A computed fold for an 88-nucleotide RNA from Peribacillus alkalitolerans, annotated as c-di-GMP-I riboswitch aptamer.
Of the family's consensus pairs, 95% are formed in the model.
It was read from a public genome assembly, where an Rfam model found it.
The prediction has a mean pLDDT of 87.
[in-house]
RNA sequence: AGCAGAAAAGGGCAAACUUAUUGAAAAAUAGGGACGCAAAGUCACGGGUCUAAGGUAUGGUUACUACUAUGAUGGCUGGACUACCUGA
Numbered sequence: 001a002g003c004a005g006a007a008a009a010g011g012g013c014a015a016a017c018u019u020a021u022u023g024a025a026a027a028a029u030a031g032g033g034a035c036g037c038a039a040a041g042u043c044a045c046g047g048g049u050c051u052a053a054g055g056u057a058u059g060g061u062u063a064c065u066a067c068u069a070u071g072a073u074g075g076c077u078g079g080a081c082u083a084c085c086u087g088a
Base pairs, nucleotide, nucleotide: 003087004086005085012037013036017032018031019030020029021028022027035075041081042080043079045078046077047076048073049072050071054068055067056066057065059064
């Protein structure tokens, strides 16, 4: 330096649910809480998924409906970058 994670040490992160705040929503942040995680560390570049405020409609006419990411997800996944311990 690359590869691997059986056992071990020190530790780390934190799903559901819940409280508060923000947001149109998806969701995010903080506290509580642990289902799990060896990159569950970072990045929305590719694919996927969620939402549809705004916009569009030679949809409808008044309620609404459809499409759309510039919103979100890294704990869906590929890729990129970085890293603790141990092993051969």